[in-house]
RNA sequence: GCCGCCAUCGUCUAGUCUGGUCUAGGACAUCAGCUUCUCAAGCUGGAGACUCGGGUUCAAAUCCCGAUGGCGGCG
Numbered sequence: 001g002c003c004g005c006c007a008u009c010g011u012c013u014a015g016u017c018u019g020g021u022c023u024a025g026g027a028c029a030u031c032a033g034c035u036u037c038u039c040a041a042g043c044u045g046g047a048g049a050c051u052c053g054g055g056u057u058c059a060a061a062u063c064c065c066g067a068u069g070g071c072g073g074c075g
Stems, first nucleotide, its partner, number of pairs: 001074007010028004020058001030046005051067005
């Protein structure tokens, strides 16, 4: 330099192919309450994310283009 793959709560991850009000879901962690002499466990509830810019569209995490970062391959 070229090619491919990936980027979503604190962490891991589903959803993207097939755009839409029964999805921004799940697990762990965290916070509050209940329970307990206390802690843990358990139960209930809360907060918490679509890497960035642009485009298409009535509507974009999802489609298109570019950028950034990560991984792999080739030279």
The RNA shown here (transfer RNA) has 75 nucleotides and comes from a Patescibacteria group bacterium.
NCBI's taxonomy places the organism under Bacteria, Bacteria candidate phyla.
It matches the Rfam family "tRNA". Rfam's curators write: Transfer RNA (tRNA) molecules are approximately 80 nucleotides in length.
Model confidence (mean pLDDT): 81 of 100.
The sequence is in RNAcentral, with records from ENA.